This is a predicted structure of a 73-nucleotide RNA (transfer RNA) from a Chloroflexota bacterium. The RNAcentral record of the sequence draws on ENA. Its Rfam family is "tRNA". By type it is a transfer RNA. The source organism's lineage runs through Bacteria, Bacillati and Chloroflexota.
């Protein structure tokens, strides 16, 4: 320079264009323990990287940027 893949919760990652966007794991609350740990039960926690399109409707589909990985020259 080209081509390809990724970007969604603090971390790991699901998630057919349509109910309110979920899950493990972390945090924090409480049980149980003389207490820690394990276990086990609540709970918090999103500008779906960013800008436009398209559509009745976008985390999804088109374009353009960002970052980030791999391949080629």
């Nucleotide at each position: 320079g080209g081509g390809c893949c990724c970007u969604u919760a603090g971390c790991u990652c699901a998630g057919c264009g349509g109910u309110u966007a979920g899950a493990g794991c972390u945090c924090c609350c409480g049980a149980c323990u003389c207490a820690u740990a394990a276990u086990c039960g609540g709970u918090u926690g999103g500008u779906c990287c960013c800008g436009g399109g398209u559509u009745c409707g976008a985390a999804u589909c088109c374009c353009g940027g960002a970052g980030g990985g791999c391949c080629c020259a």